[in-house]
A computed fold for an 84-nucleotide RNA from an Oscillospiraceae bacterium, annotated as transfer RNA.
RNA sequence: GCAGAUGUGGCGGAAUAGGCAGACGCGCUGGAUUCAGGUUCCAGUGGUGGCAACACCUUGUGGGUUCAAGUCCCAUCAUCUGCA
Numbered sequence: 001g002c003a004g005a006u007g008u009g010g011c012g013g014a015a016u017a018g019g020c021a022g023a024c025g026c027g028c029u030g031g032a033u034u035c036a037g038g039u040u041c042c043a044g045u046g047g048u049g050g051c052a053a054c055a056c057c058u059u060g061u062g063g064g065u066u067c068a069a070g071u072c073c074c075a076u077c078a079u080c081u082g083c084a
Base pairs, nucleotide, nucleotide: 001083002082003081004080005079006078007077010026011025012024019067027045028044029043030042031041032040046057047056048055049054060076061075062074063073064072
């Protein structure tokens, strides 16, 4: 230099014929159980702002197509693999 793969909450990771983003697990928070801890059980848990109601933002980054994009198209960044 050329080609390919991967990039999603705090972590692992789902969602591919375009249709509620974050299933499920871990972790975390509150509660029950315990003398206490662990285990187990119940409820909750993407981010920011807000007393709250609620609003806004969010799939590496920037654009595009579309009523609608994690998903399709273009560019770009990072990591990995192959070729030279």
The sequence was found in a public genome assembly. Rfam family: tRNA. Its mean pLDDT, the model's own confidence on a scale to 100, is 82.